[in-house]
Annotation: The RNA shown here (transfer RNA) has 71 nucleotides and comes from a Thermoproteota archaeon. The organism belongs to Thermoproteota, within Archaea. The prediction has a mean pLDDT of 81. It matches the Rfam family "tRNA". About the family: Transfer RNA (tRNA) molecules are approximately 80 nucleotides in length. By type it is a transfer RNA.

């Protein structure tokens, strides 16, 4: 330097242009003589900057980082 993949809660992971879900984690109720586990309820997220759309995590363009070929 060139291709190509990929970035979503702390962590891991889903997502179709139309309310971002699940794990887990954390906090608080329940349960239990107690802890665990179980239930119920909260809390916490789209890399950045621009574009296109009525509306973008999601298309487009430019950065950044991260991983793999090729030089």
């Nucleotide at each position: 330097g060139g291709g190509c993949c990929g970035g979503u809660a702390g962590u891991c992971u889903a997502g179709a242009g139309g309310u971002a879900g699940g794990a887990u984690c954390c906090c608080g109720c329940u349960c239990u003589u107690a802890c665990g586990a179980g239930g119920c309820g909260g809390g916490g997220g789209c890399c950045c900057u621009g574009g296109u759309u009525c509306a973008a995590g999601u298309c487009c363009a430019g950065g950044c980082c991260g991983g793999c070929c090729c030089a």